[in-house]
The RNA shown here (transfer RNA) has 74 nucleotides and comes from a Nanobdellati archaeon. Rfam family: tRNA. Rfam classes the family as a transfer RNA. The coordinates come from a structure-prediction model, not an experiment, and the mean pLDDT is 82.

């Protein structure tokens, strides 16, 4: 140099292909329970998607660049 994966709450992760304001889990807070803790039940905050631009009524999602990180080729 050149292909290809990958980036989404604190954390992991779904969702992309096929465009309509984002899924579960664990953490965390408030409440039930308890004599108390754990375990449970129950509700509740937290993320607009790695950056910029573009098409579009509408973009996590299509298209372009770019930055990080993984792999393979010269």
């Nucleotide at each position: 140099g050149a292909g290809c994966c990958g980036a989404u709450a604190g954390u992991c992760u779904a969702g992309c292909c096929c465009g309509g304001u984002a899924u579960g889990a664990c953490g965390u807070c408030g409440c039930c329970c308890u004599u108390a803790c754990a375990a449970g039940g129950c509700g509740g905050a937290g993320g607009c998607c790695g950056g910029a631009g573009g098409u579009u009524c509408a973009a996590a999602u299509c298209c372009u660049c770019c930055u990080c990180g993984g792999c393979u080729c010269a």